Annotation
Two RNAs folded together computationally: RNase P RNA and transfer RNA, 476 nucleotides in total. It holds a member of the Rfam family "Bacterial RNase P class A". The family's RNA type in Rfam is ribozyme. Rfam links the family to the GO terms dimeric ribonuclease P complex, ribonuclease P activity and tRNA processing.
């Protein structure tokens, strides 16, 4: 210098004008308005894919079913997350990828092609014997042997060399690969290294059923709690009207309750429900479910001090943890966090000027254009996806120079 | 905001992991003097990207689009 790998950070800055949401202060009897100070989106706030916190459901026991996870050891509140390592695959390498338990527990499937697709298979070929034809080479038919060769396929029942044979074959032998059993050594472990024995050679698929190990109650802030209001109903009181003088109708206001109608099932002979699948056990139990209509579309809490953030230090390879100090940093509810202008920075294009033989390079230069993905909604920890551009660090390979 | 579901021809629907099909529509031809009806033939698709598998509409993961339900009295 070129080509790459991995990790991290930023996600424009300053000023002016006009606005928006919230908290606090002050004035004020209160509300409202106005004033001042402070705060006001993200690395993903997104998708809602996992895991929790929190809340409610009548504490939710046992079995079956169902769902999830899946190398090992750690981290974490927990996880399908993260770290380190192991194994397999890819790359010259830095490094990357892996839903990575089990296919000798059992069952299923393996289309088409092919002779044969799972304790396989004689289509061609090779070999032997018999018969026939032919002078012969050889050819044809029949009976057998053979998995070394060809061909089909994603996959054809170890590889290679030799012995052997009529031709062949783990039939036998040496080496190699795999598998199983045993032993030794290392490691917490996954696993690794070595040795002995066994001719054992055994297909793939579990993101097919299944088996093994571990885990799992349901619903979700529209959870849930409080207040107000109202529809409808009931009980007094008062006014007015009618009147057969006992009441009826209507209006106003007070108090209580918090709506009405229909249908089905049911009330100890137990509906329905507690694990929204089943069974058993235990328990609650007078309502439950469906349909139609009516009213309210308000306020407060939950709700931001939390597995919190920053800095330093210590332990650890690391994820992370301990300690010390400091900080408080959005809270809307048709949903605030914005708009306009100017200057600067960055990027691109064009023009101009300068340098250079040239490719090209440079500029306090001018004009125009651009500046991403996207936006909190109960809150956290992750994952995944989207993202203009810029910066930093570590490392690898190649070429040249010292 | 929370929860659930569905993506296959232009439309409505099928399809054990093994050549994606049916009806309507559209196009062409036959028939008819012409049109319609009828007959014959044809075009057109698994939302998108990966993975598992010999092989994916189907199984798994991610993503995109669409649809549905959920306030209180209760």
């Nucleotide at each position: 210098c070129g080509a790459g790998u991995c990790g991290g950070c930023a996600g424009g800055g300053c000023g002016g004008c006009c606005g928006c949401g919230g908290u606090c202060g002050g004035u004020g009897u209160c509300a409202g308005u106005g004033c001042g100070a402070c705060c006001g989106a993200g690395g993903a706030a997104a998708g809602u894919c996992c895991g929790g916190a929190c809340u409610c459901c009548g504490u939710a026991g046992g079995g079956c079913a169902g769902g999830g996870u899946g190398g090992u050891u750690g981290c974490c509140a927990a996880c399908a997350g993260c770290a380190a390592c192991c194994c397999g695959g890819g790359g010259c390498g830095a490094c990357c990828c892996g839903c990575g338990g089990g296919a000798c527990a059992g069952u299923g499937c393996c289309a088409c092609a092919g002779a044969g697709a799972a304790c396989a298979g004689a289509c061609c070929g090779c070999c032997u014997g018999g018969c026939c034809g032919g002078c012969a080479a050889c050819g044809g038919c029949c009976a057998g042997g053979u998995a070394a060769g060809g061909g089909u396929g994603a996959a054809a029942c170890g590889g290679c060399g030799g012995u052997g044979u009529a031709a062949g074959a783990g039939a036998c032998c040496a080496c190699c690969a795999g598998c199983g059993u045993c032993c030794c050594g290392g490691g917490u472990g996954a696993c690794c290294g070595g040795g002995a024995c066994g001719g054992c050679u055994c297909g793939g698929u579990a993101a097919a059923c299944c088996c093994c190990a571990c885990c799992c109650g349901g619903a979700g802030c529209a959870a849930g709690g409080c207040c107000a209001a109202g529809a409808g109903g009931g009980a007094g009181c008062g006014g007015c009207g009618c009147c057969u003088c006992g009441g009826c109708g209507u209006c106003g206001g007070u108090c209580c309750u918090g709506c009405g109608c229909g249908g089905a099932c049911g009330a100890u002979u137990g509906a329905g429900g507690g694990c929204u699948g089943c069974c058993c056990g235990c328990c609650c139990g007078a309502g439950u479910c469906c349909g139609c209509g009516g009213g309210u579309a308000g306020g407060c809490c939950g709700c931001a001090u939390g597995a919190g953030c920053c800095u330093g230090u210590c332990g650890g390879c690391g994820a992370c943890g301990g300690c010390a100090g400091g900080c408080c940093a959005a809270g809307a509810u048709g949903g605030a966090u914005g708009g306009c202008c100017g200057c600067c920075a960055c990027c691109g294009a064009g023009c101009c000027g300068c340098c250079g033989c040239g490719a090209g390079g440079c500029g306090c230069g001018c004009u125009c254009g651009g500046c991403a993905c996207a936006g909190a909604a109960u809150c956290c920890g992750g994952c995944u996806u989207a993202c203009a551009u810029g910066c930093c660090g570590a490392c690898u390979c190649g070429u040249c120079c010292c | 905001g929370c929860g659930g579901g569905u993506g296959u021809a232009g439309c409505u629907c099928a399809a054990u992991g093994g050549c994606a099909g049916a009806g309507c529509c559209c196009c062409a031809g036959c028939c008819u003097u012409c049109c319609a009806a009828g007959c014959u033939g044809g075009u057109c698709a698994u939302g998108c990207g990966g993975g598992u598998u010999c092989g994916a509409u189907u199984c798994c993961c991610g993503u995109c689009a669409c649809c549905c339900g959920c306030u209180c009295c209760a």